Small-subunit ribosomal RNA from an uncultured prokaryote, 1429 nucleotides, folded computationally. Rfam family: Bacterial small subunit ribosomal RNA.

[in-house]
RNA sequence: AAUGAACGUUGGCGGCGUGGAUUAGGCAUGCAAGUCGAGCGAUGAAGCGGUGCUUGCACCGUGGAUUAGCGGCGAAAGGGAGAGUAACGCGUGGAUACCUGCCCUUGGCUCCGGGAUAGCGUCGGGAAACUGGCGGUAAUACCGGAUAAUAUCCCCUGAUCAAAGGUGCGGCGCCUGAGGAUGGAUCUGCUCACUACUAGCUUGUUGGUAGGGUAACGGCCUACCAAGGCAAUGAUGGGUAGCGGGUGUGAGAGCAUGGCCCGCCUCACUGGGACUGAGACACUGCCCAGACACCUACGGGUGGCUGCAGUCGAGAAUCUUCGGCAAUGGGCGAAAGCCUGACCGAGCGACGCCGCGUGCGGGAUGAAGGCCUUCGGGUUGUAAACCGCUGUCAGAGGGGAAGAAAAUUUGACUGAUCCUCAGAGGAAGUACGGGCUAAGUUCGUGCCAGCAGCCGCGGUAAGACGAACCGUACGAACGUUAUUCGGAAUCACUGGGCUUAAAGGGUACGUAGGCGGUUUAUCAAGUUGGGUGUGAAAUCCCUCGGCUCAACCGAGGAACUGCGCCCAAAACUGGUAGACUAGAGGGAGAUAGAGGUGAGCGGAACUUAGGGUGGAGCGGUGAAAUGCGUUGAUAUCCUAAGGAACGCCUGUGGCGAAAGCGGCUCACUGGAUCUCUUCUGACGCUGAGGCACGAAAGCCAGGGUAGCGAACGGGAUUAGAUACCCCGGUAGUCCUAGCCGUAAACUAUGAGCACUGGGUGUCGGAGGACCCUGAGGUUUUCCGGCCGUAGCGAAAGUGUUAAGUGCUCCGCCUGGGGAGUAUGGUCGCAAGGCUGAAACUCAAAGGAAUUGACGGGGGCUCACACAAGCGGUGGAGGAUGUGGCUUAAUUCGAGCCUACGCGAAGAACCUUAUCCUGGAUUUGACAUGUACGGAUGUGCCACCUGAAAGGGAUGGUCACUGCCUUCGGGUGAAACGUACACAGGUGCUGCAUGGCUGUCGUCAGCUCGUGUCGUGAGAUGUCGGGUUAAGUCCCUUAACGAGCGAAACCCUUGUUCCUAGUUGCCAGCGGGUUAUGCCGGGGACUCUAGGGAGACUGCCGGUGUUAAACCGGAGGAAGGUGGGGAUGACGUCAAGUCCUCAUGGCCUUUAUGACCAGGGCUGCACACGUCCUACAAUGGCGCGCACAAAGGGAAGCAAACUCGCGAGAGCAAGCAAAUCCCAAAAAUCGCGCCUUAGUUCGGAUUGCAGGCUGAAACUCGCCUGCAUGAAGUCGGAAUCGCUAGUAAUCGCGGGUCAGCAUACCGCGGUGAAUGUGUUCCUGAGCCUUGUACACACCGCCCGUCAAGCCACGAAAGUGGGGGGCAUCCGAAGUCGCCGCGCCAACCUUCGGGAGGCAAGCGCCGAAGAUGAACUCCGUGAUUGGGACU
Repeated sequence: AAUGAACGUUGGCGGCGUGGAUUAGGCAUGCAAGUCGAGCGAUGAAGCGGUGCUUGCACCGUGGAUUAGCGGCGAAAGGGAGAGUAACGCGUGGAUACCUGCCCUUGGCUCCGGGAUAGCGUCGGGAAACUGGCGGUAAUACCGGAUAAUAUCCCCUGAUCAAAGGUGCGGCGCCUGAGGAUGGAUCUGCUCACUACUAGCUUGUUGGUAGGGUAACGGCCUACCAAGGCAAUGAUGGGUAGCGGGUGUGAGAGCAUGGCCCGCCUCACUGGGACUGAGACACUGCCCAGACACCUACGGGUGGCUGCAGUCGAGAAUCUUCGGCAAUGGGCGAAAGCCUGACCGAGCGACGCCGCGUGCGGGAUGAAGGCCUUCGGGUUGUAAACCGCUGUCAGAGGGGAAGAAAAUUUGACUGAUCCUCAGAGGAAGUACGGGCUAAGUUCGUGCCAGCAGCCGCGGUAAGACGAACCGUACGAACGUUAUUCGGAAUCACUGGGCUUAAAGGGUACGUAGGCGGUUUAUCAAGUUGGGUGUGAAAUCCCUCGGCUCAACCGAGGAACUGCGCCCAAAACUGGUAGACUAGAGGGAGAUAGAGGUGAGCGGAACUUAGGGUGGAGCGGUGAAAUGCGUUGAUAUCCUAAGGAACGCCUGUGGCGAAAGCGGCUCACUGGAUCUCUUCUGACGCUGAGGCACGAAAGCCAGGGUAGCGAACGGGAUUAGAUACCCCGGUAGUCCUAGCCGUAAACUAUGAGCACUGGGUGUCGGAGGACCCUGAGGUUUUCCGGCCGUAGCGAAAGUGUUAAGUGCUCCGCCUGGGGAGUAUGGUCGCAAGGCUGAAACUCAAAGGAAUUGACGGGGGCUCACACAAGCGGUGGAGGAUGUGGCUUAAUUCGAGCCUACGCGAAGAACCUUAUCCUGGAUUUGACAUGUACGGAUGUGCCACCUGAAAGGGAUGGUCACUGCCUUCGGGUGAAACGUACACAGGUGCUGCAUGGCUGUCGUCAGCUCGUGUCGUGAGAUGUCGGGUUAAGUCCCUUAACGAGCGAAACCCUUGUUCCUAGUUGCCAGCGGGUUAUGCCGGGGACUCUAGGGAGACUGCCGGUGUUAAACCGGAGGAAGGUGGGGAUGACGUCAAGUCCUCAUGGCCUUUAUGACCAGGGCUGCACACGUCCUACAAUGGCGCGCACAAAGGGAAGCAAACUCGCGAGAGCAAGCAAAUCCCAAAAAUCGCGCCUUAGUUCGGAUUGCAGGCUGAAACUCGCCUGCAUGAAGUCGGAAUCGCUAGUAAUCGCGGGUCAGCAUACCGCGGUGAAUGUGUUCCUGAGCCUUGUACACACCGCCCGUCAAGCCACGAAAGUGGGGGGCAUCCGAAGUCGCCGCGCCAACCUUCGGGAGGCAAGCGCCGAAGAUGAACUCCGUGAUUGGGACU
């Protein structure tokens, strides 16, 4: 885009079309083929005339309605359907051995006779349908005779053949010829779909002769003779199907289709048959058989809607039992006319196409309502309302052209058009709105409900579901479904492919076929040009015309790309004849070779056997064991036997068609190359079928068997180990004769020919020629390689050995799975091979390349990563956090590293929370605003109740109460009460978020611009060689530069200088003290805190590329970043946090808000993390003595003094601090005791007595004294930290804080050991490699099993269909024979004859029966594999 459509929702009018596609299933009822009286006999109504009279009857005449019958014509047309048919059935083009009623033209003829029979009458049979006997009658019915050609036959003499009349006239008929027209018949070239999982078919078959038959040719039929005919160019069989003009689609070529209309064919309940006729083997004729249905008196009959309507059934589905012959056409008739479900019309159906309408103009306060909202508004929307107007369509009334052609008449149906009327009144929906694809918002829902053409959407913010509003598209329709074509170059003729995506046969030879070198002549089949016939009409296209337009219809033209015939041409293809040598082959001479077959021979090794030596192990593995060995192994020597394989040479070397071929010799044998250019003269290439060869394994028969070695046994390994490893070992491996016929049979690349830059002869092999002294140089042919240009290719790649450019031939492919499976066939001894599907299922499967990630891949490098060390944890007791358990509650968060002394820099109350129990409160504990009230208000004190909060009422008190002011007051701030907006939420979602943070990781990376390369993703830069802590720097370089990181800049520390000296310092001078920088002074020193200097690989040597840099050294306080800190790239983990804060959405609002009291967060069979203290002598205790740094201090630090054993208390100086205080530093050092013990170690636990803070230490704080004195004697598997002022060890301070520190953050004191390596573990960086991963290895993914379900195969069987074959039976009927029965026409001598008919017989013959096979479909216990979940 389309449809004979159907379904859903909706539906105003008209025109033109169209409508049983399924059950060629069954049918009630009516109608669909009759007509002619001018062919015939008969009947003889109305009317008219007459007579008789009984006055309403009879008769006569006329008249001719009506019809059953005989006869003629028609009924073979028209109408319906598509079952069958793969065919001369259709189409197209030819041909002729033929027929043709009615019609036209033309010639001739039409004479004389005869006998019957229906109707009718009468008598019968039967339920009916129907039918019998007898009698008599007519014809354009039937028959005889005559005539007889331009007819027919013929032996060319001759013979044979016809007729019908009717009418009042005109005229109509009849017979016989010829011609025409029309219609038909037959033959034939070409075209017409699937299947080879149908390969052979055929006996009237193929041909001939003779005959029969037909309208006519012919095996059409029969007899005889011959043995042919068809078939891979697809016979035969099977399945499907009416064919064409055309129709749909498409740019076309095609593909699909054949409804309506036209042409042809075929069919008429199913099968068979003939009759009549011009024509039939006959839709509404006949006979027979069968099925079905109906009637019946049971004896017997009747029927055929695939005609028009209609009905049932089946179905998703397809109409009225209508009107009329008015028109067109048909039949009959002289005509009038009759008949006509053909036809013309109407009805029903939006089934299709086309046309029209559902109003037009104005109208903003942009109304109300709806929807959204950032709350401002926006949108629906000039839309409505409202005002004005019109009258299409529909409706009502009245005329009316035309279809009618004709002088008159004739309309079933339609009714253009005109006039009048009223009134916007009666007339809009459907689908869609994530992308494709035009058109989006809100709410609801929450992987539910649902959507979906494909991708996909939905798990609490859905533009995708449902609804609303709005919008988009089309519009009396709009969607959905089904089907066809297109897009699809996705079967590729136009117009595809086969190295890796599906696809080259394993290889050769060769049949048919296809294709084929140069040249001459000729033919004209192909080819080309011209002419001509045909290609029906309709349709399509163009032009014009008719319906108001259009759809629709008419006319003309063009077209119908086809087929036939004629003429011409001769280039090319082809045919014929001749010639040639460049293809191909032969000949001669050389050459290389694991080419093949057979026979013989050889050495090394191995195993076995015999013997010798020897004496304990051997063997084997990652390590072992099984195994062998004192009956002597392994090892070693000698001898013998046996079988198999041929080291070195050996090589991207050679040969072969491929498979394949390797010791040496001989015999036979195939092919190749080079040279000569001597011969033949296209002999060629490919190759469906076919045939041959064809690794390994396997099979069969017979041998052989050393080694190796499926199966098998044993030992190991392992969770297991039907494996990998080890010890054995049978088939087999070997030979001979056969079979099998497959491989990643691979160059994953069919064969042949030609053409198209090169490099490598220092990459090879086999030869030749020339130059030449030569190892050489030049050149040429063939074979094997590598690299690369153009080109090709999706890329990888390929590239004269093409995957380039062309030609020829063959094979093969068409999404993945199912499946190389099933079935059938065929081959095979078997295993199995070849050929080879479908159902079902998925939306992918696949190729090449890219970036990452990953690897029990590789290379390089780094890190307390390991190693080397030191000290710990894991065991004990305690502290603390977590889990678990418990509980009324034990609030919440954090969960590998990167949660667990974490949020929490400090839970007795407070903190503290929707933790729990209980009590009380509701505009609220807190903010803003509005309205109203009234001066009620606030603070303080007192009172009642209560645990408090809160509630209540009263009194007192002084104090407070803004602003303006004319001091009268006004306003009403603040406060209170009431009401309303709202407050509030540590409620949920960290997976809606911001911000902040952790981690990889202070790892060295992460990117950009321009350029270049690539179809692209991307690459390059950023790689490579060095070097570095570093993508740090240097060199190279299609890259050149740049940015974020690294480094540097910043702070601190280490040295020094300058400046400045107070609260710090005190060397020198002076004063003073028992003593003290205490004082005057001083700036030297220390120190303080400002500013400089200093370190840069700067210098020297070496290494390195003359580089970057590294190594060593000098100098220096410090040396290669001097130490430490701050500083954290692009990103990752939906990492953490809604309980810091902020914030979307949701939830809550007398509660999940706010307040109070008490309890809980501290609960304890247990488990884990992080720490503290120890287990002791490098120690503990006691005494004595010394040396810090960094901090803090006012609701504070607190000296001294007094008291207390002590914690502390009392009193109190000083200090907002370089001044005073905390403050004692401790380890260390000296001396003494302890002497290896559960201790003078260790300090848990508990008792008593105290102290401090604080309203308050019961749950639940810290400290002190006395007493008590637990576990613990260095810690399993495992695991942590640390590389120098570090680890370890020792103490000090601070924050938090009323109080509470083993935690945290800082400070200094003492002060090591080890390593200079990178094999391994962990992690990281760069390069490279593989990948089926990309949620990225915590990935992906395979198979069994269990369960459900689906389709398919097999299966003992079983049920049915189809087409044939054979036998039997054999209806009707034609034909033949016969014809004893019967018979009008003619003849007759009247006896009969001729002739005909019935009956009978024969051949053929449908249906039927039987049988054995074939084929297809269904079903089947059970079973097999497959798909999905």